[in-house]
RNA sequence: AACAGUUCUCGGGGCGGGGUGAAAGUCCCCACCGGCGGUAUCAGGGAAACCUGGAGCCCGCGAGCGCCUUGGUAAGUCGUGUUUGCCGAGGGUCAGCAGAUCCGGUGAGAAGCCGGAGCCGACGGUUAUAGUCCGGAUGAUAGAGAGCUUGG
Numbered sequence: 001a002a003c004a005g006u007u008c009u010c011g012g013g014g015c016g017g018g019g020u021g022a023a024a025g026u027c028c029c030c031a032c033c034g035g036c037g038g039u040a041u042c043a044g045g046g047a048a049a050c051c052u053g054g055a056g057c058c059c060g061c062g063a064g065c066g067c068c069u070u071g072g073u074a075a076g077u078c079g080u081g082u083u084u085g086c087c088g089a090g091g092g093u094c095a096g097c098a099g100a101u102c103c104g105g106u107g108a109g110a111a112g113c114c115g116g117a118g119c120c121g122a123c124g125g126u127u128a129u130a131g132u133c134c135g136g137a138u139g140a141u142a143g144a145g146a147g148c149u150u151g152g
Stems, first nucleotide, its partner, number of pairs: 004149007016030004031132002033121002035061004042053004056119002064097002066094001067091009101117005123135003
């Protein structure tokens, strides 16, 4: 230094103003926000090697819903099974929700830089439709960091 094992820590932001209305942080106008890894014509540092930062909409990943498997329970039935509802456990992409970018400039090259204009955002709840409120969640996880141990 790298690999492996193990423990611990960390690991998501945002409705401010106005309008309508009986009622809206949910509608309308203006506003606000952007997880993790990768990529890198950019920025900063350095004599250099190199270091640090750099994409919501380029490639992937994540939680949630769904789906599949399964346990319990209820309905139903004379009974069992199928079926359906409810509660739980597991799988982890499985067929799906699952998303969204263009124009101009520079340049050898732009999906990333500069300028401009756009677009997107789980599920359940709610006097009224939610990326921003409440809830599952003091959860889970993509991952990030640190410590310790063993072998080569």
Predicted 3D model of a 152-nucleotide RNA (FMN riboswitch aptamer (RFN element)) from Roseibium alexandrii. The source organism's lineage runs through Bacteria, Pseudomonadati, Pseudomonadota, Stappiaceae and Roseibium.